[in-house]
Context: one part of a larger RNA
RNA sequence: UUGGGUUUAAAGGGUCCGUAGGCGGACUAUUAAGUCAGGGGUGAAAGUCUGCAGCUCAACUGUAGAAUUGCCUUUGAUACUGGUAGUCUUGAGUUAUGGUGAAGUGGCUAGAAUAUGUAGUGUAGCGGUGAAAUGCAUAGAUAUUACAUAGAAUACCGAUUGCGAAGGCAGGUCACUAACCAUACACUGACGCUGAUGGACGAAAGCGUGGGGAGCGAACAGGAUUAGAUACCCUGGUAGUCCACGCCGUAAACGAUGGAUACUAGCUGUUCGGACUUCGGUCUGAGCGGCCAAGCGAAAGUGAUAAGUAUCCCACCUGGGGAGUACGUUCGCAAGAAUGAAACUC
Numbered sequence: 001u002u003g004g005g006u007u008u009a010a011a012g013g014g015u016c017c018g019u020a021g022g023c024g025g026a027c028u029a030u031u032a033a034g035u036c037a038g039g040g041g042u043g044a045a046a047g048u049c050u051g052c053a054g055c056u057c058a059a060c061u062g063u064a065g066a067a068u069u070g071c072c073u074u075u076g077a078u079a080c081u082g083g084u085a086g087u088c089u090u091g092a093g094u095u096a097u098g099g100u101g102a103a104g105u106g107g108c109u110a111g112a113a114u115a116u117g118u119a120g121u122g123u124a125g126c127g128g129u130g131a132a133a134u135g136c137a138u139a140g141a142u143a144u145u146a147c148a149u150a151g152a153a154u155a156c157c158g159a160u161u162g163c164g165a166a167g168g169c170a171g172g173u174c175a176c177u178a179a180c181c182a183u184a185c186a187c188u189g190a191c192g193c194u195g196a197u198g199g200a201c202g203a204a205a206g207c208g209u210g211g212g213g214a215g216c217g218a219a220c221a222g223g224a225u226u227a228g229a230u231a232c233c234c235u236g237g238u239a240g241u242c243c244a245c246g247c248c249g250u251a252a253a254c255g256a257u258g259g260a261u262a263c264u265a266g267c268u269g270u271u272c273g274g275a276c277u278u279c280g281g282u283c284u285g286a287g288c289g290g291c292c293a294a295g296c297g298a299a300a301g302u303g304a305u306a307a308g309u310a311u312c313c314c315a316c317c318u319g320g321g322g323a324g325u326a327c328g329u330u331c332g333c334a335a336g337a338a339u340g341a342a343a344c345u346c
Stems, first nucleotide, its partner, number of pairs: 003318004007300002012314001014201004021194003025088007033081002035077008048066007091191001092188003095184006103177007110154001114150008125136002162169002206247006215241002220236004258313006266291011295302002319346003328339004
């Protein structure tokens, strides 16, 4: 490379947008580039294959033919692919009406809890554990009442619920922004799918500058436990966690399952719509779940949300270790990230 693969054996890019490229709905006409057929030229010789012949055979050699799968040219064919022109509406989009949701950004605001402060009541313990101790407390703690301040998070509702491309998103309210769905079938008329390079977004931790700091809490200190205990448990506690701006760009970024389209039995629950209804339900669209037929699968399982049957495009894999290492390069303030071997060894 071919082939075969990618849920769990190696292997789906973290997600989306999108350039080049690849692929692409129905009908008509035309063209004849691809495609197909015929003719011509060329495709040196040797070599190869086949027939025959010559050395006593063979190797070897001679001779004739074939092959030389290719290229050029010419005459035709026109189903398919391509080009051109025109038409269409089912793919895609627009519009109108109605609806949905923890989708995003910014502001304002609420109550509970916690902590702290001040004041009152009140007195000897509190706290913590398997048991304790460190710790706090007669300079009046814990408890309790009132008031004040602060930061962070939003009980119940709450759910195999919902929304978002993914990461993710949850008190209330306002403004702005986006999305999706249903119905109508009014409009455009293939405008589509995928997407190397590239761009944007991207949990937590971490980094820079400036704020903030209640609770929690790496590091650290102390108390226990233990043979030891650089841990698990306890008392404290700094970074951090929070906000603004800027970096980082990674995760078991998981459904360990790339995206799109079409097709292939059912049963059942649920969310948001629509139509009908005898008000019991029935049908239908878009999601989210459970169980299963066929099929698939090494099995576990999967099964219209496919891992089934097919097509298109991208990414990735090719024994284990060495190694996601070394070197080089790019990016980064750094931490490091991305790309990514070989020797050797089994």

Predicted 3D model of a 346-nucleotide part of an RNA (small-subunit ribosomal RNA, central domain) from Sediminicola sp. MGE_SAT_103. Model confidence (mean pLDDT): 88 of 100.